RNA sequence: UACUUAUCCAGAAAGACGGAGGGAAAGGCCCUAUGACGUCUUAGCAACCUGUACUAUAAAGGUAUAAGGUGCUAAUUCCUGCCCGGUAACAUGCCGGGAUAGAUAAGAU
Repeated sequence: UACUUAUCCAGAAAGACGGAGGGAAAGGCCCUAUGACGUCUUAGCAACCUGUACUAUAAAGGUAUAAGGUGCUAAUUCCUGCCCGGUAACAUGCCGGGAUAGAUAAGAU
């Protein structure tokens, strides 16, 4: 880098350094010198994988924990775009489902 599977309306920030952009992309709408983004430190959230304990099965599995590996700590993946259905006089819009894209984990190459 491309592939497979699962999840994505919950949750969780302070400090130091630095100093102007950032929220993937387009449109929108936001955040930001009352310090963004980034790096580091500490803390936290979560429970995907490993571990541990309990439990259970024919095999699976379930619950707890948070020691290890990741991840995450503005806004639902911030919202929308494409398709379908409902609502609506049309449009804007609202509700629901799906696709695409993206993020993360585990796996495979």

The prediction has a mean pLDDT of 82. The RNA shown here (SAM riboswitch aptamer (S box leader)) has 109 nucleotides and comes from Mucilaginibacter sp. JRF. Of the family's consensus pairs, 97% are formed in the model. The organism belongs to Mucilaginibacter, within Bacteria. It was read from a public genome assembly, where an Rfam model found it.